[in-house]
RNA sequence: GAUUUUGAAAGAGGACGCAAAAACCAAGAGUAGGGAACGAAAGGGGUUUUUGCCGAAGUAUCAUUAGGAUACUGGGGUACGUUCGAACAGGACGUACACUGUCUAAUAAACAAGCCCAUUGUUUAUUAAGGAGUACUUUCAUUAUU
Numbered sequence: 001g002a003u004u005u006u007g008a009a010a011g012a013g014g015a016c017g018c019a020a021a022a023a024c025c026a027a028g029a030g031u032a033g034g035g036a037a038c039g040a041a042a043g044g045g046g047u048u049u050u051u052g053c054c055g056a057a058g059u060a061u062c063a064u065u066a067g068g069a070u071a072c073u074g075g076g077g078u079a080c081g082u083u084c085g086a087a088c089a090g091g092a093c094g095u096a097c098a099c100u101g102u103c104u105a106a107u108a109a110a111c112a113a114g115c116c117c118a119u120u121g122u123u124u125a126u127u128a129a130g131g132a133g134u135a136c137u138u139u140c141a142u143u144a145u146u
Stems, first nucleotide, its partner, number of pairs: 001146003006141006014054001017053009033038001057073006074100002077097008102131002104128010
């Protein structure tokens, strides 16, 4: 120096990244209610701002009374189906489709190291019914091998 074990810190995905809070707005609804005059609210939604973040978070099943365990999902989108919903808004789940990021493998090109060849590395592109978030990248420390 290289590979590798473990730990810590910092990062990237995004053509709507995730979640929360507040204000305003539309709708709920001229509905419920009410003798009449009058006249709501809950849950959900949109915009803006702020905060916390990158298994962020969500779902399902257990368990539980101060809070966990297991499993699945890289990410958002579109369409269809079921369901929640006043709703043709939107949410949840499932399926399909392409898109997008990451790692791996192969091929090709360029660049660099190298006297040349060989070889190695980096970047880009293509392919793959490829892999998965306890992942991926960088740095530091650490175990082991060489």
A computed fold for a 146-nucleotide RNA from Jeotgalibaca porci, annotated as Lysine riboswitch aptamer. Of the family's consensus pairs, 100% are formed in the model. Rfam family: Lysine riboswitch aptamer. From the family's description: Riboswitches are metabolite binding domains within certain messenger RNAs that serve as precision sensors for their corresponding targets. The organism belongs to Jeotgalibaca, within Bacteria. RNAcentral holds the sequence, with entries from Rfam.